[in-house]
RNA sequence: CAAUAUAGUAGAGGCGCGGGAUUAAUGAUUAAGCAGGCUGAUGCAUGUGGAUGCAGAAGAUGCCUGACGAAAGGGAAGACCGCCGAAGUGAUGGAUAUUCCACAGGAUCUGUUGCUGGUUGUGCAGUUAAGAACUGUAUGACUGUCAUCUGAGGAUGGAGAGCUACUUGUAAG
Numbered sequence: 001c002a003a004u005a006u007a008g009u010a011g012a013g014g015c016g017c018g019g020g021a022u023u024a025a026u027g028a029u030u031a032a033g034c035a036g037g038c039u040g041a042u043g044c045a046u047g048u049g050g051a052u053g054c055a056g057a058a059g060a061u062g063c064c065u066g067a068c069g070a071a072a073g074g075g076a077a078g079a080c081c082g083c084c085g086a087a088g089u090g091a092u093g094g095a096u097a098u099u100c101c102a103c104a105g106g107a108u109c110u111g112u113u114g115c116u117g118g119u120u121g122u123g124c125a126g127u128u129a130a131g132a133a134c135u136g137u138a139u140g141a142c143u144g145u146c147a148u149c150u151g152a153g154g155a156u157g158g159a160g161a162g163c164u165a166c167u168u169g170u171a172a173g
Base pairs, nucleotide, nucleotide: 001173004169005168007167008166009165010164011163014084016083017082018081019080022077023076034066035065036064037063038062042055043054044053045052046104047103048102049101050100051099087116088115089114090113091112092111093110094109095108096107117143118142119141120140121139122138123137124136125135126134127133145158146157147156148155149154
């Protein structure tokens, strides 16, 4: 000098990723409650079954009319914060709360493990109030990076445990 170590430090991609709070919309001619009319025995506590509790002929439930009339989740925006496996998502396990038990589902947190470089269009499916947005999948485009090929323009392929720079340690040579 130099292969190399998931070494350490610092960086790059770009409508780059994520986050508490703020503002205005949507949600919404909605829900709940109130008044009137009709109906006439069930309804509520996530779903089902059992139990328990509460309400109910002084009218449950359902429907119609009238006036009044929210909120949550999700999304958008300027500034701010943390960052570049940023982050997202699948599978599986655990914990917490829900009137009690069982099964199931959803919510929050968390362990293990798989997949995805990033942005974006379209189709299908799911979630949702929603033609918004998000997620999965298939298929395109753009873009960054490395390797190989090419005289060059470029082409092909790989994946972030990557790539670039520096530092440190260490073989063969």